[in-house]
This is a predicted structure of a 75-nucleotide RNA (transfer RNA) from a Candidatus Micrarchaeota archaeon.
Its mean pLDDT, the model's own confidence on a scale to 100, is 81.
The source organism's lineage runs through Archaea, Nanobdellati and Microcaldota.
Rfam family: tRNA. The family's RNA type in Rfam is transfer RNA.
C1' cells in the first nucleotide's frame, strides 16, 4: 500500500441480508421479596449521540459515500 470482517447498554452479543417508526437479550449494578444474616432464587425499575460526519428516503442501527478505531490475510 491492497483486500476482507467488526464497532449497538458497564461487559458479552442479537437485530443489519428483506428500512417501518417504542432498539432488545443475558450477565453486572440498583431497589424489593425470601433468609437470623449472607449466598442462591424470585420480582421490579433504571441504564443507549446504535463509532463519527454527510447523503438517499415520508421514514435509517439497517442502504450509499467519506473518516476514525480494532482484528485477520496478502504484498
Nucleotide at each position: 500500500g491492497g483486500g476482507c470482517c467488526c464497532g449497538u447498554a458497564g461487559c458479552u452479543c442479537a437485530g443489519c441480508u428483506u428500512g417501518g417508526a417504542c432498539a432488545g437479550a443475558g450477565c453486572g449494578g440498583c431497589a424489593g421479596a425470601c433468609u437470623u444474616c449472607u449466598a442462591a432464587u424470585c420480582u421490579g425499575a433504571a441504564g443507549g449521540u446504535c463509532c463519527c460526519g454527510g447523503g438517499u428516503u415520508c421514514a435509517a442501527a439497517u442502504c450509499c459515500c467519506g473518516g476514525c478505531g480494532g482484528g485477520c490475510c496478502c504484498g